[in-house]
Formats: sequence, structure tokens, C1' cells
RNA sequence: GGCAGGGUAGCUCAGCGGCAGAGCAGGGGACUCAUAAGCCUCUGGUCAGUGGUUCGAAUCCACUCCCUGUCA
Repeated sequence: GGCAGGGUAGCUCAGCGGCAGAGCAGGGGACUCAUAAGCCUCUGGUCAGUGGUUCGAAUCCACUCCCUGUCA
């Protein structure tokens, strides 16, 4: 440098045009003599960035940045 995959909550990931979710982690509650586990609940997001398409974009298109694999 070419090609392919990826970037979404603190972490691991889903969501593939119609108001952004799960698990774990964190706060609170209930339970218990107490702790843990399990249960209920809450918090937490400029969806890597810029522009474009569209009534509407995390999702489609272009470019840029970063990570991984592969070829040379």
C1' cells in the first nucleotide's frame, strides 16, 4: 500500500430505516441474626468523526481516524 471484518453504557455484546437494549459491573430496596447468592428497582450513551441520501439514519452512501486479520 491492496482486500476483508470491526468501532454502540465502565466491560462483553445485540440492534441492519421508524422514540437505543441485554448481561455483567455500580446505587437503592426487600429478604436474613448477619453475609453471600437469588429477587425488585434506579443510574449510566454527542451510537468513532464530518458530510450526503431520506419525511425519518446507530442502520444506507462518501471521505477521514482508530483496532484486528490477510496479501505483497